[in-house]
Context: one part of a larger RNA
RNA sequence: CUGGGCGUAAAGGGCAUGUAGGUGGCUAAGUAUAUAUCAAGGGAGUAAAAUUAAAGCUUAACUUUGAUUUCUUUUGGUUAUUUUAGCUUGAGUUUUUUAGAGGAUUGCGGAAUUUUGCAUGGAGCGAUAAAAUGCGUUGAUAUGCAAAAGAACACCAAUGGCGAAGGCAGCAAUCUGGGAAAUAACUGACGUUGAGAUGCGAAAGCAUGGGGAGCAAACAGGAUUAGAGACCCUGGUAGUCCAUGCUGUAAACGAUGAGUAUUCGUUUUUGGUAUUUUAUCAGAAACUUAGCUAACGCGUUAAAUACUCCGCCUGAGAAGUACGACCGCAAGGUUGAAAUUC
Numbered sequence: 001c002u003g004g005g006c007g008u009a010a011a012g013g014g015c016a017u018g019u020a021g022g023u024g025g026c027u028a029a030g031u032a033u034a035u036a037u038c039a040a041g042g043g044a045g046u047a048a049a050a051u052u053a054a055a056g057c058u059u060a061a062c063u064u065u066g067a068u069u070u071c072u073u074u075u076g077g078u079u080a081u082u083u084u085a086g087c088u089u090g091a092g093u094u095u096u097u098u099a100g101a102g103g104a105u106u107g108c109g110g111a112a113u114u115u116u117g118c119a120u121g122g123a124g125c126g127a128u129a130a131a132a133u134g135c136g137u138u139g140a141u142a143u144g145c146a147a148a149a150g151a152a153c154a155c156c157a158a159u160g161g162c163g164a165a166g167g168c169a170g171c172a173a174u175c176u177g178g179g180a181a182a183u184a185a186c187u188g189a190c191g192u193u194g195a196g197a198u199g200c201g202a203a204a205g206c207a208u209g210g211g212g213a214g215c216a217a218a219c220a221g222g223a224u225u226a227g228a229g230a231c232c233c234u235g236g237u238a239g240u241c242c243a244u245g246c247u248g249u250a251a252a253c254g255a256u257g258a259g260u261a262u263u264c265g266u267u268u269u270u271g272g273u274a275u276u277u278u279a280u281c282a283g284a285a286a287c288u289u290a291g292c293u294a295a296c297g298c299g300u301u302a303a304a305u306a307c308u309c310c311g312c313c314u315g316a317g318a319a320g321u322a323c324g325a326c327c328g329c330a331a332g333g334u335u336g337a338a339a340u341u342c
Stems, first nucleotide, its partner, number of pairs: 003314004007296002012310001014200004021193003025087005032081002036078009050068007090190001091187004095182004102176007109153001113149008124135002161168002205246006214240002219235004257309006265287009291298002315342003324335004
């Protein structure tokens, strides 16, 4: 390599859009081409090995001679491609409804926190296992009223919903993407996957300018301790927030790529349709039959049964390192070895 695999042993790309390429519904007709294959026939050629039949050295090993395997060609069949004409079941469009924290922008709201001002009041508060650092007679903590600021949205709330993934939750408005059902009509295979490519992509981080209540890396102090660079406490700066740009990674997880078809049931739940109840379609969950699995478990939302396409794995460490290349302001990212050791 072939093969065998990828939930947990090595292995599904973080997610999508989509180019090339691969692959692909039904019917009829035609021609040509090509591949593969089957059957029958003709021709050519090599015989090293293998397989097989026979013969020869007493046998065997061994040797010799055939057959098969090869190529080419003719005819016929099947298949595919291609061309033409159609079809409606796949796919899409229109119509009528419909659920939703889907996205962007703007405005508004109440609770809490902190700070400030005024008032009441008068000695502690705060913290902990216990303390201390800290705050407080220049009047704290507590209580009442008022003001300001920033950030996050209790209850509803769910095994719930939406989104391709990341993710999305106070209320209202504007703009906007996708989904589901029902009914007829229309287009007529327009599908699927997708190397490269392009876009999106939590948190942290970076750049510039704002903002800064709470929380809080770093840092400082107090404890603990043999020590304590920690766990605990008191403070506290980046950051967390906004705008614009970059970064491009996560246990980016269902550790399970996308699509299609086929396969026993029970229970719950979200959204449609029909209602009178059975029902039915599209999701989300729990258990389970067959089957699968090394087992655990999966089980119509498959890890079952099949097909199409992409990605990836091939003993452990060295190592996701070195070198080179590309990307980045940097941090670093992507690609990605070997010597050597067992």